Predicted 3D model of a 349-nucleotide part of an RNA (small-subunit ribosomal RNA, central domain) from a metagenome. The RNAcentral record of the full RNA draws on SILVA. The coordinates come from a structure-prediction model, not an experiment, and the mean pLDDT is 86.
[in-house]
Context: one part of a larger RNA
RNA sequence: UUGGGCGUAAAGGGCGCGUAGGCGGCUUGGCAAGUUGGAUGUGAAAGUCCCGGGUUUAACCCGGGAAGUGCAUCCAAUACUGCUUUGCUUGAGUACUGGAGAGGGUGGUGGAAUUCCCAGUGUAGAGGUGAAAUUUGUAGAUAUUGGGAGGAACACCUUGGCGAAGGUGGCCACCUGGACAGAUACUGACGCUGAGGCGCGAAAGCGUGGGGAGUAAACAGGAUUAGAUACCCUGGUAGUCCACGCCGUAAAUGAUGGUCACUAGGUGUCGCGGGUAUUGACCCCUGCGGUGCCGACGUUAAUGUAUUAAGUGACCCGCCUGGGGAGUAUGGCCGUAAGGCUAAAACUC
Numbered sequence: 001u002u003g004g005g006c007g008u009a010a011a012g013g014g015c016g017c018g019u020a021g022g023c024g025g026c027u028u029g030g031c032a033a034g035u036u037g038g039a040u041g042u043g044a045a046a047g048u049c050c051c052g053g054g055u056u057u058a059a060c061c062c063g064g065g066a067a068g069u070g071c072a073u074c075c076a077a078u079a080c081u082g083c084u085u086u087g088c089u090u091g092a093g094u095a096c097u098g099g100a101g102a103g104g105g106u107g108g109u110g111g112a113a114u115u116c117c118c119a120g121u122g123u124a125g126a127g128g129u130g131a132a133a134u135u136u137g138u139a140g141a142u143a144u145u146g147g148g149a150g151g152a153a154c155a156c157c158u159u160g161g162c163g164a165a166g167g168u169g170g171c172c173a174c175c176u177g178g179a180c181a182g183a184u185a186c187u188g189a190c191g192c193u194g195a196g197g198c199g200c201g202a203a204a205g206c207g208u209g210g211g212g213a214g215u216a217a218a219c220a221g222g223a224u225u226a227g228a229u230a231c232c233c234u235g236g237u238a239g240u241c242c243a244c245g246c247c248g249u250a251a252a253u254g255a256u257g258g259u260c261a262c263u264a265g266g267u268g269u270c271g272c273g274g275g276u277a278u279u280g281a282c283c284c285c286u287g288c289g290g291u292g293c294c295g296a297c298g299u300u301a302a303u304g305u306a307u308u309a310a311g312u313g314a315c316c317c318g319c320c321u322g323g324g325g326a327g328u329a330u331g332g333c334c335g336u337a338a339g340g341c342u343a344a345a346a347c348u349c
Stems, first nucleotide, its partner, number of pairs: 004320003007303002012317001014200004021193003025088002029084003033081002035077008049065006091190001092187004096182003103176007110154001115149007125136002161168002205246006214240002219235004257316006265294011298305002322349003331342004
């Protein structure tokens, strides 16, 4: 380079914004760069191919022709692409009205529960387990009642909602992003994707300062066991929480990149709208947008998937190329560090 692939076999970047680039709706005129046709020139000789000839033949040699897919110039064509230009509204967007939502941030505030402290009642156990023990209790525990302190998490609702992903949940207020529905009006291709780049990014971890109820790596003890650096039990420190700053990774999964178009249905549910109809929370028919289940065609190695495609097509990006060595070494970049990103080879099967 050509070809084949990426749910589960190797392979979709964790997610977004967006630069260059690639690709791009309908339409008028112009240009003629790409594109197409023709002409001219050139495309050395030898060689190859065709015809003829010479050496007894052949190899070899000689003559003629064709070809030389290319390049340049000129003339012509204008469907498509391109450049430019004229309009358009279906793509995209803006304005208006409306309801839904754990979307994000900040500040308040609430009850249940655990623990601790104080006080009352009360007496011998409590706790824990397969069974025990460590532990705790006559200095009055456990239980129960009243009061107080403090931190963290918010039962039910929910087979639900929102968010690009990570994720997001008591209640209230403020600030703020997005999506959806409806009916018009407006802009007029303003679009899609996106190498680099920039930003966001669970948990754990790191730095500084707070906080610390419960829980709990490490650690200690008790059991178990042949042993038990475990599983079980009693304790328990980092951490878990807050503020600010790093880290940049996950089975970051739907193991399924994004956008657009097309291709049988059935049945739930969430949001908004229309109709029918009573007025009744409903119900029935239907449109748009989400989210589930079941399934036709198709597809698939099978499993499965199936209008939320893994079907049929178009465009753009990322990635794969036998197992191990290895997501390692080395170098570079990033990080306080832990480490991350990029990423081989020898050798071996």